This is a predicted structure of a 165-nucleotide RNA (glmS glucosamine-6-phosphate activated ribozyme aptamer) from an Actinomycetota bacterium.
The model forms 82% of the base pairs in the Rfam consensus.
Its Rfam family is "glmS glucosamine-6-phosphate activated ribozyme aptamer". From the family's description: This entry contains a glucosamine-6-phosphate activated ribozyme that is found in the mRNA for GlmS. GlmS is an enzyme that uses fructose-6-phosphate and glutamine to generate glucosamine-6-phosphate. The ribozyme catalyses self cleavage of the glmS mRNA that is thought to regulate GlmS activity.
Its mean pLDDT, the model's own confidence on a scale to 100, is 82.
Taxonomically the source falls in Actinomycetota (Bacteria, Bacillati).

RNA sequence: GAGCAUCACAAAGCGCCAGGACUGUUUCGUGCUUUCGCACGUUCAGUUGACGAGGAGAGAGCUUAUCGAAGUAUUCGGCGGAUGGCUCUCCGGCUUUUCCGGGGUCGUGACAUCAUCGACAAAGCCUGCGGGUGACCGCAGAACAAAGCGGUGGUGUGCCGGUAU
Numbered sequence: 001g002a003g004c005a006u007c008a009c010a011a012a013g014c015g016c017c018a019g020g021a022c023u024g025u026u027u028c029g030u031g032c033u034u035u036c037g038c039a040c041g042u043u044c045a046g047u048u049g050a051c052g053a054g055g056a057g058a059g060a061g062c063u064u065a066u067c068g069a070a071g072u073a074u075u076c077g078g079c080g081g082a083u084g085g086c087u088c089u090c091c092g093g094c095u096u097u098u099c100c101g102g103g104g105u106c107g108u109g110a111c112a113u114c115a116u117c118g119a120c121a122a123a124g125c126c127u128g129c130g131g132g133u134g135a136c137c138g139c140a141g142a143a144c145a146a147a148g149c150g151g152u153g154g155u156g157u158g159c160c161g162g163u164a165u
Base pairs, nucleotide, nucleotide: 014080015079016078017077019076020048021047022046023045024044028041029040030039031038032037051068052067053066057090058089059088060087061086062085063084091107092106093105094104095103097164099162100161101160102159111156112155113154114153115152116151117150118149126141127140128139129138130137131136
């Protein structure tokens, strides 16, 4: 240093990197140059590779999984994953006094839909400090969003067969 085994910790714009881009007095080659050196390619090593808000009844399957910020774009590309959406099953709420069965609808703030109002975001940028030869990385400070997020209100819906009162 690599491999194997065990244990612990760590997550959802989350994890990883073999393409790409970038960096390097990292190897070699070619060209230019009086020289210093420069350019291109290549080997090696490294850096980058999604900024937060929001999101979970259980299981299975399918599927390009909400919102804006930055930026004019590598937040590209790739692999894996994920609380989204749909279907089925189960469980649960509601279905206008009780209960049972069925149908419907949703998911514990548990019917649909519309309108309106609301918000200490983080990175980026800037400034400062620190690390690195460098690409870059870390920390601190200040600001600005939207939504299927939150508040308020409107409109519509509230079935079938029994049962008790």